[in-house]
């Protein structure tokens, strides 16, 4: 890197380093930002796939720890570039899948 499954409206920040961006990618908007952006690194922190221990009514569950990841502005910041349903009626608006992207675990 590729396939598969889950999950994504809940949660959690300071310190150094760095010096202009940043918020996946196109478009718009909107935020974030020299009162220090992205990166790198130590520290806490949050969650709990996956893992360890317990347990029940065991093809599923719950609790519990924090070893491996993973995360700490805004729903995955919002719409659109895919489609389907309801309104409204000459254009929007609202829910729903699905790309797509991120993470996990598996397989490769």
């Nucleotide at each position: 890197g590729a396939u598969u499954u889950a999950u994504a409206a809940a949660g959690a920040a300071g310190a150094g380093u760095g010096g202009a961006g940043a918020g996946a990618a196109u478009a718009g908007g909107c935020u974030c930002u020299g009162a220090g952006a992205a990166g790198c690194u130590c520290u806490g922190a949050c969650a709990a796939c996956c893992u360890g221990c317990c347990u029940g009514c065991u093809u599923c569950g719950g609790g519990c720890a924090a070893g491996g990841u993973g995360c700490c502005a805004a729903u995955a910041c919002c719409u659109a570039a895919u489609u389907c349903c309801a309104a409204u009626u000459a254009u929007u608006u609202g829910g729903g899948a699905a790309a797509u992207u991120a993470u996990a675990a598996a397989u490769u």